Annotation: RNAcentral holds the sequence, with entries from ENA. The RNA shown here (transfer RNA) has 72 nucleotides and comes from a Candidatus Martarchaeota archaeon. Its mean pLDDT, the model's own confidence on a scale to 100, is 80.
């Protein structure tokens, strides 16, 4: 230098054009002699950045950034 993949909640990851989700974690309450477990409820996201296409973009296209891998 070229190619490929990844980037979404605190963490691990879904979501392949129409309201952004799960598990774990966190908070509150219940239960319990207490803790844990269990039960109920709750909070948390400029979807890496910027532009384009579209009535509408996490999703499609272009560029950039970061991380990992491959080639030279």
């Nucleotide at each position: 230098g070229c190619c490929c993949a990844a980037u979404u909640a605190g963490c691990u990851c879904a979501g392949u054009g129409g309201u952004a989700g799960a598990g774990c974690g966190c908070c509150u309450g219940g239960c319990u002699g207490u803790u844990a477990a269990c039960c109920a409820g709750g909070a948390u996201g400029u979807c890496g950045c910027a532009g384009g296409u579209u009535c509408g973009a996490u999703c499609c296209c272009c560029g950039c950034a970061u991380u990992g891998g491959g080639c030279g």